[in-house]
Molecule: transfer RNA
Organism: Candidatus Nealsonbacteria bacterium
RNA sequence: GGGCGCGUGGCUCAGUGGUAGAGCACAUUCCUGAUAAGAAUGGGGUCGAAGGUUCGAUUCCUUCCGCGCCCA
Numbered sequence: 001g002g003g004c005g006c007g008u009g010g011c012u013c014a015g016u017g018g019u020a021g022a023g024c025a026c027a028u029u030c031c032u033g034a035u036a037a038g039a040a041u042g043g044g045g046u047c048g049a050a051g052g053u054u055c056g057a058u059u060c061c062u063u064c065c066g067c068g069c070c071c072a
Base pairs, nucleotide, nucleotide: 001071002070003069004068005067006066007065010024011023012022013021018055026042027041028040029039030038048064049063050062051061052060
């Protein structure tokens, strides 16, 4: 330099056009003599950045940034 993949709560990941979810973690409460386990409720995301298409974009297109793999 060229090609491919990935980027979404603290972590691991879903979501392939119609206002973003799960598990774990965290907080509170219940339970217990007290923990752990278990149960209930709750908080937390400008979906890597900027543009474009669209009535509407996490999703489609372009560029850039970061990470990984392959080729040279």